[in-house]
C1' cells in the first nucleotide's frame, strides 16, 4: 500500500534490517610530479565486471648503500544484482 469498510489476525509487494552467493583480486599496467634508509609520497589515463559506483586506510617484514626503482604479507569497507529470514549468530544450562 493491496486484499468491499471497521476491529483484529493473516498474506503480498515496497522500504529498511541482516545474512549468504556473485562481481573484484579494494587489484593490474602506465604518463607526470615529489621524497631518499628518520624516505618510499600526490596526481591524471586505461584495463578489470552478464555491472553502476568504487578502487583506500592501517600495520608488519624486505630491498633500496643515496640512485631510482619498489616488493612482499595481514586486516577493514563501499557498491550492483540474486537469494534466505524478519531478526540472526556465538556462548552456557538442560531435556530429547
Nucleotide at each position: 500500500u493491496a486484499a468491499a469498510a471497521u476491529u483484529a489476525a493473516u498474506u503480498a509487494c515496497a522500504c529498511c534490517a541482516u545474512c549468504c552467493a556473485u562481481a573484484u583480486a579494494a587489484u593490474g599496467u602506465u604518463g607526470g610530479c615529489a621524497a631518499u634508509a628518520a624516505g618510499g609520497g600526490c596526481u591524471g589515463a586505461c584495463a578489470g565486471u552478464c555491472u553502476c559506483u568504487a578502487c583506500a586506510a592501517a600495520g608488519a617484514a624486505a630491498c633500496c648503500g643515496u640512485a631510482a626503482a619498489u616488493u612482499u604479507c595481514u586486516u577493514u569497507g563501499c557498491u550492483a544484482u540474486g537469494g534466505g529470514u524478519g531478526a540472526a549468530u556465538a556462548c552456557u544450562a538442560u531435556g530429547a